[in-house]
RNA sequence: GGGUCGAUAGCUCAAUGGUAGAGCAGCGUCCUUUUAAGUCGUUGGUUCCGGGUUCGAGUCCCGGUCGACCCA
Repeated sequence: GGGUCGAUAGCUCAAUGGUAGAGCAGCGUCCUUUUAAGUCGUUGGUUCCGGGUUCGAGUCCCGGUCGACCCA
């Protein structure tokens, strides 16, 4: 330098172009002799950045950044 894949909640990951979610973590509550475990409830989003297409984009298209791998 070229190619492929990836970037979404604090972490790990979902989401057929049609209301952005789950588990864990956090917070509160209950339970428990205490810790841990457990119950119930709950907060939490610039979907990497900039454009484009569309009634509508996390999703499609273009460019960029970063990461992994392959080739040179």

A computed fold for a 72-nucleotide RNA from an Opitutia bacterium, annotated as transfer RNA. Lineage of the source: Bacteria > Pseudomonadati > Verrucomicrobiota > Opitutia. Rfam family: tRNA. It is annotated as a transfer RNA. The coordinates come from a structure-prediction model, not an experiment, and the mean pLDDT is 81.